RNA sequence: GAUAGCUGUUCCUAGGGUUCCGACCGAGCACAUGCGGGCAACCGGAUGGGCUGGGUGACUGGUCCGAGAGGGACGCACCGAUGGGGCCUGCUGCCAAGCAAGCCCUGCCGGUGGCACGGAGGGAUAAAAGCCCGGGAGAC
Repeated sequence: GAUAGCUGUUCCUAGGGUUCCGACCGAGCACAUGCGGGCAACCGGAUGGGCUGGGUGACUGGUCCGAGAGGGACGCACCGAUGGGGCCUGCUGCCAAGCAAGCCCUGCCGGUGGCACGGAGGGAUAAAAGCCCGGGAGAC
């Protein structure tokens, strides 16, 4: 210095946190149940579910984010096989047409799409990350 479009979309996973839901913790409020006290109004503490607001992601989970170096599907690119259409040229011809080569368009089927160590820092979102900067810097 050269080296494959170092390929798009989407679904998912490893992974990730905490907006929302749920879970858990403790607080307040009223209610119900039963217990104790009191002449009574009522008071106390217990249990249960409800509502309000708070904390915990050193909460399995749902929602959410999510890989260049994880997976699937579709697209796309390339290769092969095969069919259809068009144009043009040549040959044959019983003048109806047929055959062959080339070029262009297109359908379907099969295959290939390799390799890939990697910070620190910054950015987004509620937040974080194998997200984005980034197949970057660097290393080999």
The RNA shown here (Guanidine-I riboswitch aptamer) has 140 nucleotides and comes from uncultured Synechococcus sp. Model confidence (mean pLDDT): 78 of 100. The source organism's lineage runs through Bacteria, Bacillati, Cyanobacteriota, Synechococcales and Synechococcus.